[in-house]
Context: one part of a larger RNA
């Protein structure tokens, strides 16, 4: 290291009965609560029995010869009769949590996490919405709103409350506010027939050049303008993200405050349920279990900091899920011993 056994106790062990032991062993027969969704709990729990031989007997099947099944009287042997072997629930009361069967971190979590039927909200009218894909096309569906996509919550029962001031969705369309582009319009500049003015030059205002100026036409840039949705605005909307108060006084003992006062705000936490998988102070206070319980259970409520589909509160069932308690068992301890095999090492 793997077994195996132990006196007297008997969980005094420990975070914790981890581990072990033990009962029982989906045979017969009796018997079986509380709960409940009436199916269940439930093999609940508890009890009794169990081999062989010999007699007589029912019933079935079978022409029968026989063969199953079922009780019923006597008798035999052991410490033992589902006698070996393999294989094979421990039980019980009580709370959290999750309804359930199920799913997962391939190799340190298998849960209370995921999913899940059911609820509910949003989107979509079909060349659907959505997804993939630059795009043809593809899925969605050879489907059609009892259909399909996305988000919550997650059985059942009894419910789901205020608040649209924030952010977000939807709908509005009257005013402001707004983009490139594009259209108009304008400057600033170019070009310029042609008029003028000056310069030279001619026979000739002829020809050249210059210089502003004007129709026209025009590049880039620079103003005004005219125009979309969004935003601001007006409403809506919470099983949309979310939020759901403070100070003071006040009854004939005392306490307490059903009752007023004030400020705030968009309302100021409703039913329920509570020291709670949530409570800091806190081992809260009671009450139960204990000889003694910082764990549990049931109450209370001054909820540091529960709260209703980021559901609320129960709920039979169910569970290799978590918490208390109890039977019964035990080397899990008091404390420790003896024994069998195996394996390093040391001696030999």
């Nucleotide at each position: 290291g793997u077994c195996c056994c132990c006196a007297a106790g008997g969980a005094a062990c420990u975070c914790g009965g981890c581990a072990a032991a033990a009962a029982a062993g989906c045979a017969g027969c009796c018997g079986u609560a509380a709960c409940u969704u009436c199916g269940g709990a439930a093999u609940a729990a508890g009890g009794c029995u169990u081999g062989c031989c010999c007699c007589a007997u029912u019933u079935c099947a079978g022409c029968a010869a026989u063969g199953a099944a079922a009780g019923g009287g006597g008798g035999c042997c052991g410490c033992a009769g589902c006698u070996a072997a393999a294989g094979u629930a421990u039980c019980u009361c009580u709370g959290g949590c999750a309804a359930c069967u199920g799913u997962u971190u391939a190799c340190c979590a298998a849960a209370a996490a995921c999913a899940c039927a059911g609820c509910u909200c949003c989107c979509u009218g079909c060349g659907a919405a959505c997804u993939c894909g630059u795009a043809a096309g593809a899925g969605g569906a050879u489907g059609u709103a009892u259909a399909g996509g996305g988000g919550g919550u997650g059985a059942c029962a009894c419910c789901u409350g205020a608040c649209c001031a924030a952010u977000g969705c939807c709908c509005g369309a009257a005013g402001g506010u707004c983009a490139a582009a594009c259209g108009a319009u304008g400057g600033c500049g170019g070009u310029g027939c042609g008029a003028c003015a000056c310069u030279a030059u001619u026979u000739a205002u002829u020809u050249a050049g210059u210089g502003g100026c004007a129709a026209g036409c025009u590049g880039a840039c620079c103003g005004u303008u005219g125009u979309a949705a969004g935003c601001c605005c007006g409403g809506g909307u919470g099983a949309a993200u979310g939020u759901c108060g403070g100070c003071c006084g006040u009854a004939a003992c005392u306490a307490u405050a059903a009752c007023g006062g004030u400020c705030c705000u968009a309302a100021g936490g409703u039913a329920g349920c509570g020291a709670a998988a949530u409570u800091c102070c806190u081992u809260g206070u009671c009450u139960g279990g204990u000889a003694a319980g910082u764990u549990c259970a049931g109450a209370c409520g001054c909820g540091c900091a529960c709260g209703a589909a980021u559901g609320g509160u129960g709920u039979a069932a169910u569970g290799a899920c978590u918490g208390g308690a109890g039977a019964a068992c035990u080397g899990u301890c008091u404390c420790g011993g003896g024994g069998a095999c195996c394996u390093g090492c040391u001696c030999g």
Predicted 3D model of a 348-nucleotide part of an RNA (large-subunit ribosomal RNA, domain IV) from a bacterium. Its Rfam family is "Bacterial large subunit ribosomal RNA". Its family is annotated with ribosome and structural constituent of ribosome in the Gene Ontology. It was read from a public genome assembly.